Predicted 3D model of a 1394-nucleotide RNA (small-subunit ribosomal RNA) from an uncultured bacterium. The sequence is in RNAcentral, with records from ENA.

[in-house]
RNA sequence: AGAGUUUGAUCCUGGCUCAGGAUGAAUGCUGGCGGCGUGCUUAACACAUGCAAGUCGAACGAAGCACCUUAAUUGAUUUCCUUCGGGAUUGAUUUUAUUGUGACUGAGUGGCGGACGGGUGAGUAACGCGUGGAUAACCUGCCUCAUACAGGAGGAUAACAGUUGGAAACGGCUGCUAAUACCGCAUAAGCGCACAGUAUCGCAUGGUACAGUGUGAAAAACUCCGGUGGUAUGAGAUGGAUCCGCGUCUGAUUAGCUAGUUGGCGGGGUAACGGCCCACCAAGGCGACGAUCAGUAGCCGGCCUGAGAGGGCGACCGGCCACAUUGGGACUGAGACACGGCCCAGACUCCUACGGGAGGCAGCAGUGGGGAAUAUUGCACAAUGGAGGAAACUCUGAUGCAGCGACGCCGCGUGAGUGAAGAAGUUAUUCGUAAUGUAAAGCUCUAUCAGCAGGGAAGAUAGUGACGGUACCUGACUAAGAAGCUCCGGCUAAAUACGUGCCAGCAGCCGCGGUAAUACGUAUGGAGCAAGCGUUAUCCGGAUUUACUGGGUGUAAAGGGAGUGUAGGUGGCUGUGCAAGUCAGAAGUGAAAGCCCGGGGCUCAACCCCGGGACUGCUUUUGAAACUGUAUAGCUAGAGUGCAGGAGGGGCAAGUGGAAUUCCUAGUGUAGCGGUGAAAUGCGUAGAUAUUAGGAGGAACACCAGUGGCGAAGGCGGCUUGCUGGACUGUAACUGACACUGAGGCUCGAAAGCGUGGGGAGCAAACAGGAUUAGAUACCCUGGUAGUCCACGCCGUAAACGAUGACUCACUAGGUUUUGGGGACCAUAGGUCUUCGGUGCCGCAGCUAACGCAAUAAGUGAUCCACCUGGGGAGUACGUUCGCAAGAAUGAAAACUCAAAGGAAUUGACGGGGGCCCGCACAAGCAGCGGAGCAUGUGGUUUAAUUCGAAGCAACGCGAAGAACCUUACCAGGUCUUGACAUCCAAUUAAACUUGUAGAGAUACAAGGUGAGCUUGCUCAAAUUGAGACAGGUGGUGCAUGGUUGUCGUCAGCUCGUGUCGUGAGAUGUUGGGUUAAGUCCCGCAACGAGCGCAACCCCUAUCGUCCGUUACUAACACGUCAUGGUGAGGACUCAGACGAGACCGCCGGGGACAACUCGGAGGAAGGUGGGGACGACGUCAAAUCAUCAUGCCCCUUACGACCUGGGCUACACACGUGCUACAAUGGGUACUACAAAGGGAAGCGAGAUCGCAAGGUGGAGCAAACCCCAUAAAAGUACUCUCAGUUCAGAUUGUGGGCUGCAACCCGCCCACAUGAAGUUGGAGUUGCUAGUAAUCGCGGAUCAGCAUGCCGCGGUGAAUACGUUCCCGGGCCUUGCACACACCGCCCGUCA
Repeated sequence: AGAGUUUGAUCCUGGCUCAGGAUGAAUGCUGGCGGCGUGCUUAACACAUGCAAGUCGAACGAAGCACCUUAAUUGAUUUCCUUCGGGAUUGAUUUUAUUGUGACUGAGUGGCGGACGGGUGAGUAACGCGUGGAUAACCUGCCUCAUACAGGAGGAUAACAGUUGGAAACGGCUGCUAAUACCGCAUAAGCGCACAGUAUCGCAUGGUACAGUGUGAAAAACUCCGGUGGUAUGAGAUGGAUCCGCGUCUGAUUAGCUAGUUGGCGGGGUAACGGCCCACCAAGGCGACGAUCAGUAGCCGGCCUGAGAGGGCGACCGGCCACAUUGGGACUGAGACACGGCCCAGACUCCUACGGGAGGCAGCAGUGGGGAAUAUUGCACAAUGGAGGAAACUCUGAUGCAGCGACGCCGCGUGAGUGAAGAAGUUAUUCGUAAUGUAAAGCUCUAUCAGCAGGGAAGAUAGUGACGGUACCUGACUAAGAAGCUCCGGCUAAAUACGUGCCAGCAGCCGCGGUAAUACGUAUGGAGCAAGCGUUAUCCGGAUUUACUGGGUGUAAAGGGAGUGUAGGUGGCUGUGCAAGUCAGAAGUGAAAGCCCGGGGCUCAACCCCGGGACUGCUUUUGAAACUGUAUAGCUAGAGUGCAGGAGGGGCAAGUGGAAUUCCUAGUGUAGCGGUGAAAUGCGUAGAUAUUAGGAGGAACACCAGUGGCGAAGGCGGCUUGCUGGACUGUAACUGACACUGAGGCUCGAAAGCGUGGGGAGCAAACAGGAUUAGAUACCCUGGUAGUCCACGCCGUAAACGAUGACUCACUAGGUUUUGGGGACCAUAGGUCUUCGGUGCCGCAGCUAACGCAAUAAGUGAUCCACCUGGGGAGUACGUUCGCAAGAAUGAAAACUCAAAGGAAUUGACGGGGGCCCGCACAAGCAGCGGAGCAUGUGGUUUAAUUCGAAGCAACGCGAAGAACCUUACCAGGUCUUGACAUCCAAUUAAACUUGUAGAGAUACAAGGUGAGCUUGCUCAAAUUGAGACAGGUGGUGCAUGGUUGUCGUCAGCUCGUGUCGUGAGAUGUUGGGUUAAGUCCCGCAACGAGCGCAACCCCUAUCGUCCGUUACUAACACGUCAUGGUGAGGACUCAGACGAGACCGCCGGGGACAACUCGGAGGAAGGUGGGGACGACGUCAAAUCAUCAUGCCCCUUACGACCUGGGCUACACACGUGCUACAAUGGGUACUACAAAGGGAAGCGAGAUCGCAAGGUGGAGCAAACCCCAUAAAAGUACUCUCAGUUCAGAUUGUGGGCUGCAACCCGCCCACAUGAAGUUGGAGUUGCUAGUAAUCGCGGAUCAGCAUGCCGCGGUGAAUACGUUCCCGGGCCUUGCACACACCGCCCGUCA
């Protein structure tokens, strides 16, 4: 930074789509480790359970507990004496009472804290937030500083005890008691309030200081004696409250809103100002600079994106606000109208004994629900911070940590080196190989992470560590435990095979898939990213596609139908002042975090810390004065007025004129008129049309008339008069910027239409009839009503167009026409030059996508207004306004749908567009086809099979130059399986051939039979057998192909190089003027040349010459024959062969441009390419052929291959094509008789002779051919006959008998003879060929072939008619024009129906 997509191609406009970045994400596949972050975007839905706000005994009383003190009681036990009965002594333990202590316990009074911290974003479009100010209109607990003080007295009350109500929650009553709880007393430096002063200051209300009088209000103790706490006042700090400027989303299809509303006076209330509240008074206030209403939304620092300007977002972190189940309310307090306080009301949930009660997770976890979707009912107060306390300490789901989630960012790893037998496997393959790939294996090495073991922090200043035996360090050990996802047609890096066959599927856009898919699925390979990769959603970008930076409006979307003018915007020259905009300097602020830069700390990074910058803004202040603004003084170039002129279909009203149409009356007059492509309806014998005269009525104004005039546009046309608007020219007297534009508003506004009343000749929607047509609700004709006309009133739209807003008519080469004025000159018919205003054409620069515009701009600039933002839906719906209605205006409607829609130009093709030209294209002719019979091909039908192909021209006597078997590909049956045919291997020895048997035959069996070379045991040839590679396929695809062919078309075209023009596709050349059969040639020309085609060169033919001369020929000479070049001979002629000549518009004349060329003539065998042939440009038809051949892929392989016999391709209600023969007298028959050319011949042609009526037979002379044979040419000619008939025409069909070929004529050949004797009497619509040796007609030959042409290919004989001409039909060529076609008119496309 761009790319794809509209077209056959191009340029443009214009939308859609992609590549980038991002996310609190979700989802598919996959998943090793760590660090740092982050995690209900939805139901401000409902919540079980636990915890999240307590603390102080150094404020207080009472109770319990523990210990201690004292006293009493009890008497386990010890010691001494003993008369053994007892006495003295000791005192564990139990019980009771008392004193004191406690770092013990929970409740109560009291104090402080529950207004912080934590959550959420419902509401809010607002002084809520941001930013900057103000408070002289305010408050502030705890904290700090300062000053001063704390004297005295009293009565209660919880707890507690008793009693009592209630299920409970929770109370009631009686009695007792304490305080730092409560309280009417005292004191008052200073403080508050009221009154009235002085000084000083301020932007105003007013503030500050000082002095005076009156008045008001305080305190609490505890103690370890250190202190802590209390009261009042002032100051500070902190936190809050209020006010103001500016900024802060969308909708006008929301235009008017507002009664405490706006203001005032006086009160009340508040910490404080204020309609905050109240009484009274006034009638204001807000709004197009968008009020009100509706929708949406917490705001910001910032985050994402972007080059920037912008656009989007407002998770986490930080600031502010709001809220705490919903709504309302206050209490307490320094602070709340209070998340874990109170009261009331509502909904919901729970408990209940039914009377009544309890609750509020938008705190942390967690549950249900919703949802595509979001975590643990964890540990700890160790750190930081908070509450209480003197403190120890207690509390703290704040916080610090851990857990879960690839949700994000960052980092690391999944090994490194060597290693070619380029292993195996896999994939592809042209089968050779290539790729995977040094990749693996193998060898050598290492240990980051993970695992194991040992040590072990900082975080804490004395103690205290949840994290945590964590981070980190060390050691041993094993390459082990650790790679996926997406993509590979273009955009976009990366391709092959198989499968599938418009199916399955893909797809972001274009699009891919219908049998060879680089686009579907799989595999292999490759590309990209990587613990992730894709998809989906959303945002910015690209998109200059809303354009401030940075777009447009003639034709692509887009100039209002026109004017006038309000608000607004913009505004001429000169001087002076001010300083709002503007510019410069300084100061304050712009929180932190974030961003950028520089450092630093975690091994790096992410992350964190420090410093600096930036934060483009706002405010204050000091200056400057060019420009804008403003104030003032002037000016005249803009604008306007006056005066003097001429031009005009400008407007309105009244009057008036002639021509024409129609109608009426009368006359003349008679059968038609009218109308059309042709007709008919219609009118007319009741007298039309025509014509003459008179009259009536309405509408429009011929000629002049113009490319011309006027008007703002719509528009305006006989003539006259009246009233009236504007422009222009000249002059330069007056005003002195008075100007331009113009949202709304107002006015005008064609035609049609509407209302009321007139009018109505012609024309004429609707309607009727007649035609046309498949139909014809049309075009054409005959009629005809609204309407058209007038007056008044509506409507308010048009392709209202120059598809082009107004103005400055500012600036920017010219030429020419016309119109209205002025000036100068020459001159007096007029002309030349010049200057203003209008109206046209051409044209330069410039502009434009191009077309084009070009002083009347679409050029260069200034100002203002209107309008556009893909196509369709749609100028539609809804709403609103206007209208009598029709409808109009407004309307960026939306859903839905498409990837285009569109502009200009280019090349083609096409046109029942134009021009020029050609062709047996038409016309003029001749002969046919279409009717009949037959032949042949095709379709259809039939069949076991009727093998296959060819399908408008350009398939159909075509492949097929010849189907009885074969051919043969088809069918039935019988057979073979390495095969009928090719190559390779092994074994064996025959094989071919002959004969026989079985069989329909293929085939099987039997017998006979027995190679070549030599190096003498091998090789070659051949055959049989066997195994597999393979053979084979007329099976499919001619839409996978080569080759070949048809066709347009023997039409004159098709292109290239260089140059030039065009942004480009392309153009030019190749067009134009002539000419030609021809892009043939000439001339001209931004073209100059060249190539493939045309022509010529080649062949045949027409004339002549030279040479040659047998098998051809025979003039002269000779011989000979019934006759014949028969013979000698000849080289004259014919002929044959070879080589030449000849024709070139060369000559003459006319035309033409002095050309090309053309017309006529001469000469010549031939005259204007002499006639014919071969020869077919670039290309078109996916034209034909896979069955000539070749060939990719697919398919079959004891068969879709191969062999054999028989059948079929020859069928037959029918339809078509191509031919033959006829229908007869220009003929048929019979007899006689003349003249060709070109060919063929050895498995051949076959003579003479002979037999047969004939087909043909017998026989075999000659001939591999200018020698012999096929082989008599026929029509023509001569003579006779037939006499217009289904015939002496025609010959189909059939019968009988023969002939020929062939293994074989049944299906299914040809020929002959005799007999039979069908249709047919010249052919409907329509259609074919042919322009001269042609058509027509007549026979002859050949290929194929054993046999079988009416077909095909050739040959000669006889031998016409007609062509005015290019209007028309068909085809083609060139130029031009239109086009919405490009698969190209067999196109495209609209509506209805399904």

Description
Its mean pLDDT, the model's own confidence on a scale to 100, is 83.